A computed fold for a 347-nucleotide part of an RNA from an uncultured prokaryote, annotated as small-subunit ribosomal RNA, central domain. Its mean pLDDT, the model's own confidence on a scale to 100, is 89. Its Rfam family is "Bacterial small subunit ribosomal RNA". Its family is annotated with ribosome and structural constituent of ribosome in the Gene Ontology. The full RNA is in RNAcentral, with records from ENA.

Context: one part of a larger RNA
RNA sequence: CUGGGCGUAAAGGGCGCGUAGGCGGACGAUUAAGUCAGAGGUGAAAGCCCUGGGCUCAACCUGGGAACUGCCUUUGAAACUGAUAGUCUAGAGUCCGAGAGAGGAUGGCGGAAUUCCCAGUGUAGAGGUGAAAUUCGUAGAUAUUGGGAAGAACACCAGUGGCGAAGGCGGCCAUCUGGCUCGGUACUGACGCUGAGGCGCGAAAGCGUGGGGAGCAAACAGGAUUAGAUACCCUGGUAGUCCACGCCGUAAACGAUGUGUGCUAGCCGUUGGGGAACCUAGUUUCGGUGCCGCAGCUAACGCAGUAAGUGCACCGCCUGGGGAGUACGGCCGCAAGGUUGAAACUC
Numbered sequence: 001c002u003g004g005g006c007g008u009a010a011a012g013g014g015c016g017c018g019u020a021g022g023c024g025g026a027c028g029a030u031u032a033a034g035u036c037a038g039a040g041g042u043g044a045a046a047g048c049c050c051u052g053g054g055c056u057c058a059a060c061c062u063g064g065g066a067a068c069u070g071c072c073u074u075u076g077a078a079a080c081u082g083a084u085a086g087u088c089u090a091g092a093g094u095c096c097g098a099g100a101g102a103g104g105a106u107g108g109c110g111g112a113a114u115u116c117c118c119a120g121u122g123u124a125g126a127g128g129u130g131a132a133a134u135u136c137g138u139a140g141a142u143a144u145u146g147g148g149a150a151g152a153a154c155a156c157c158a159g160u161g162g163c164g165a166a167g168g169c170g171g172c173c174a175u176c177u178g179g180c181u182c183g184g185u186a187c188u189g190a191c192g193c194u195g196a197g198g199c200g201c202g203a204a205a206g207c208g209u210g211g212g213g214a215g216c217a218a219a220c221a222g223g224a225u226u227a228g229a230u231a232c233c234c235u236g237g238u239a240g241u242c243c244a245c246g247c248c249g250u251a252a253a254c255g256a257u258g259u260g261u262g263c264u265a266g267c268c269g270u271u272g273g274g275g276a277a278c279c280u281a282g283u284u285u286c287g288g289u290g291c292c293g294c295a296g297c298u299a300a301c302g303c304a305g306u307a308a309g310u311g312c313a314c315c316g317c318c319u320g321g322g323g324a325g326u327a328c329g330g331c332c333g334c335a336a337g338g339u340u341g342a343a344a345c346u347c
Stems, first nucleotide, its partner, number of pairs: 003319004007301002012315001014201004021194003025088003029084003033081002035077008049065006091191001092188003095184005103177007110154001114150008125136002162169002206247006215241002220236004258314006266292001268290008296303002320347003329340004
C1' cells in the first nucleotide's frame, strides 16, 4: 500500500456554517468525453517466460515464439457515467393558516433566605464536634421584634418534561430576535447531500482593564485528629465565584455511538399538533422523547425504526505497550498554555 476497523478492546473531529472536491431524483431526445468492440501503427535490442540448438553437463552462448498488461490513429455501438437542450414533481425550498417551548439578547420588577448596620426586649452564655478546642459574648452576644443596606441565586411548580448545532438554558414582565412542528397543497422545479482547508460558536478554571463583593471558598492562618497529618473534621479567610469589554479554546466537550438518506415485527408510557367519530374510553396520522422486545447484528455486554440491523454518499480517525500527547520545529496566545507531533531506547 492492499486490507480490516472506530459504544466499552487502538480509533467519531466539542459543535455548526460553508469553499474546493467527491457524490447526486424521474422521463424521453441529441452527443460520443469516459466505457465497450473491430482494424492499423507503435511498444529498440538485451533480459524475464515457453520451445529448439551449441560448448561432454551446467552456468554461459544462440535460433524461434510468446509477452511487452501501454500509447496513438481509425471504424463502429449507445446500456451506464458525463455533456447539451427540454420536460416533470416524489428530494429541497417558498407561500398561507395554526401551535408548543428554561432557544438567544436587552431593560425593568418581585418574594424567601443569608450577612451586615441602627433601635427595642432580654441575660449568660452562644457556636461547633464523634468528643473538643480555636472563635464570638457582661464594651451585652446567641435568641426575639421593628427598621435599613447589599450582593448572589431563584424553593414549590419540576417531569427517563421542554428548547437549542453543541457548549448549554429554569422567579415574573416587556421589547427585539433565531430555530422547530402540524395542517393546506398555491408556487419554484433537483435549487440536493457531504465537506479537506477556512470562518464562527464553544462548560469550568485561568488571564488583561475597570467595576462589584452578601454567601461560598483554592491559597493561607489557627484549633483538633494522628506515630506524623503540609489531609479528611472545626473556626476564620484572600484570589475567585458576579457585571462590562477583550483574551484563552480546553473537558469523562459522553449517547465514550460523525452527518445525510432509503429499507427492515410488535407492545407500553410521555410530549407537541392534525383527522374521522364523539358518550368516554378508544381509534388513526405526523414530529419529539423514553421503556421493553422480534428478526438481524455483536467477542460478550448489549443494540434493536432515536440501530450497534441492512444499503448508499461524503468527511474525520485507528494500526502493539512504554518512551509521549513528550522533544524539536512551525503556527496561535499577554501569560498559563494550546495545536500540529516524532525518534533513540525498551518490553